Predicted 3D model of a 104-nucleotide RNA (c-di-GMP-I riboswitch aptamer) from a Desulfobacteraceae bacterium.
The model forms 94% of the base pairs in the Rfam consensus.
């Protein structure tokens, strides 16, 4: 200064989940937790997913027309799609920067 994490040594992080809490939402932040992490440090430079608006569409509830049904309109509620901005995801992948110990 590169590579490597096989066997050590100090050690650090901290998944779900549960409590508070901020946010309209993903999902942050504190505390407990451990499921893993050789960058599971930092950073949105690339992709990827996820969130919000609105637009259509579809299904349902209800109401109206009707003796009844059907069909028409209207509406409430859920699912889907699409396309822009904005955000969240760093433990989705890759980049870039940084870094402890050791040496089969």
């Nucleotide at each position: 200064c590169c590579a490597u994490g096989a066997a050590a040594a100090a050690g650090c992080c901290a998944a779900a989940c549960c409590a508070a809490u901020c946010g309209u939402g993903a999902g942050g932040u504190u505390g407990g937790g451990a499921c893993g992490g050789a960058a599971a440090g930092u950073u949105u430079c690339g992709g990827g997913u996820c969130u919000u608006a609105c637009c259509g569409a579809c299904a349902c509830c209800u109401g109206u027309u009707u003796c009844c049904g059907c069909u028409g309109c209207a509406c409430u509620u859920c699912u889907u799609u699409u396309u822009a901005a904005a955000g969240a995801c760093a433990g989705c992948c890759g980049g870039a920067c940084u870094a402890c110990c050791a040496u089969a």